Context: one part of a larger RNA
RNA sequence: UGACGGAAGGGCACCACCAGGAGUGGAGCCUGCGGCUUAAUUUGACUCAACACGGGAAAACUCACCCGGCCCGGACACUGUAAGGAUUGACAGAUUGAGAGCUCUUUCUUGAUUCGGUGGGUGGUGGUGCAUGGCCGUUCUUAGUUGGUGGAGCGAUUUGUCUGGUUAAUUCCGAUAACGAACGAGACUCUAGCCUGCUAAAUAGUUACGCCAUCCACGGAUGGGCGGCGAACUUCUUAGAGGGACUGUUGGUAUCCAACCAAAGUCAGGUGAGCAAUAACAGGUCUGUGAUGCCCUUAGAUGUUCGGGGCCGCACGCGCGCUACACUGAAGGCGUCAGAGAGUGCAUCCUUCGCCGAAAGGCGCGGGUAAUCUGAUAAACGUCGUCGUGCUGGGGAUAGAUCCUUGCAAUUAUUGACCAUGAACGAGGAAUUCCCAGUAAGCGCGAGUCAUAAGCUCGCGUUGAUUACGUCCCUGCCCUUUGUACA
Numbered sequence: 001u002g003a004c005g006g007a008a009g010g011g012c013a014c015c016a017c018c019a020g021g022a023g024u025g026g027a028g029c030c031u032g033c034g035g036c037u038u039a040a041u042u043u044g045a046c047u048c049a050a051c052a053c054g055g056g057a058a059a060a061c062u063c064a065c066c067c068g069g070c071c072c073g074g075a076c077a078c079u080g081u082a083a084g085g086a087u088u089g090a091c092a093g094a095u096u097g098a099g100a101g102c103u104c105u106u107u108c109u110u111g112a113u114u115c116g117g118u119g120g121g122u123g124g125u126g127g128u129g130c131a132u133g134g135c136c137g138u139u140c141u142u143a144g145u146u147g148g149u150g151g152a153g154c155g156a157u158u159u160g161u162c163u164g165g166u167u168a169a170u171u172c173c174g175a176u177a178a179c180g181a182a183c184g185a186g187a188c189u190c191u192a193g194c195c196u197g198c199u200a201a202a203u204a205g206u207u208a209c210g211c212c213a214u215c216c217a218c219g220g221a222u223g224g225g226c227g228g229c230g231a232a233c234u235u236c237u238u239a240g241a242g243g244g245a246c247u248g249u250u251g252g253u254a255u256c257c258a259a260c261c262a263a264a265g266u267c268a269g270g271u272g273a274g275c276a277a278u279a280a281c282a283g284g285u286c287u288g289u290g291a292u293g294c295c296c297u298u299a300g301a302u303g304u305u306c307g308g309g310g311c312c313g314c315a316c317g318c319g320c321g322c323u324a325c326a327c328u329g330a331a332g333g334c335g336u337c338a339g340a341g342a343g344u345g346c347a348u349c350c351u352u353c354g355c356c357g358a359a360a361g362g363c364g365c366g367g368g369u370a371a372u373c374u375g376a377u378a379a380a381c382g383u384c385g386u387c388g389u390g391c392u393g394g395g396g397a398u399a400g401a402u403c404c405u406u407g408c409a410a411u412u413a414u415u416g417a418c419c420a421u422g423a424a425c426g427a428g429g430a431a432u433u434c435c436c437a438g439u440a441a442g443c444g445c446g447a448g449u450c451a452u453a454a455g456c457u458c459g460c461g462u463u464g465a466u467u468a469c470g471u472c473c474c475u476g477c478c479c480u481u482u483g484u485a486c487a
Stems, first nucleotide, its partner, number of pairs: 001487002003484003007481007016471002020435005027323003031319004035314002043054002065309005071303001076119005086113001089108002092105003123297002126295003132291001134285003137281003144183003148179002150159003162174001164173002188274003194243002198240004204234004209227003212223005246269001249263005325428001329387002332384004342374002349368003353364004394425001400419001402417002441463008
């Protein structure tokens, strides 16, 4: 100087607690991990910082694993054989999963490309992440880190970097043997909320006008319904440039310093994220890479490809989730409101509409490379009646039959639909997770994956609470003081 303390004092955090909410843990199923099993059930990762993670939803491919079969994609050099032929290819039959001349029988074909040996390459999802780069994660979401000149000390080192107040903050005020600086914090970038001010819009609309339809009763109301040789405009919509908030004003509390609290006015007085220092870890990745050292292998291949299987296997244990246990509900009519995405040009994407079909789906015209078409995209929600607390009309596991769809291929059932079947589950022990505002929770939508395709992940809106606005008791983190047998 650190590290540690079941030492003291401050400060901080819903990966801590308190007050609460939703849960998870119990059930069924989905999925990951272990174990067991297996020809193989490929493998990495194991406290936070492994386990719906490897963007890992694997029918083939992927693919690394298992069982088999071809191929050389063995550069180049040297040497050998060799034009009287180094070698290549092949019908049929046998053989074979195979229309692999793979091998054998039989002969034809080819013509210096090859073949044998040695050296040397190449390839490898082979090994080593404890040889590495790069990237990521974590310590670590907190406020921390460093040098110059000066001071102290023989020196390692220390002061600066602090008693105090304050802040989310080593943020400021102040104090001061330090002074003046740098990185980080902040500023910054994206995003949300406001603009009747600017610029505009036949890919957005509005208001008038005319026509049409419906209703009342004679000029009115309604219409996502029509009008491009049609007017005006930009409030709504879109998006550029700008503006706007700075703790500015007022009142308190403070050393009347930094600042904090309250109020007014305001669209807004705490929008949410991104980025993110120094020093580290023998954290993860050689299975992201034509990044890569070394080792292994390299033709009976650990290369590569083809066929099949496996990664899905089930006495069991653990983790993330989905569906529920009903009446604040289920099923059936009717009504009605989003946002953010996406979509076919060398390819079969998003799909309206019409017809057929119980549905899934099929067929046929079309639109869209998109503010133009899908599309005025939803669900919970509202309303009307039915059911009436009964494992019930709650629940939808399990297994049967049938019909489609994707694909070369669906058996170990890809997904979907219909009929019938109708299990556990009556709110979950000990334990434990997440969270404070448009948040939790409920509800659906989109994208990623995708031929088929979401119980996952990442986004998006819709409905929208209860309870804190505190504390250091538990769990941890930071600073100061102190102790130590540790390095």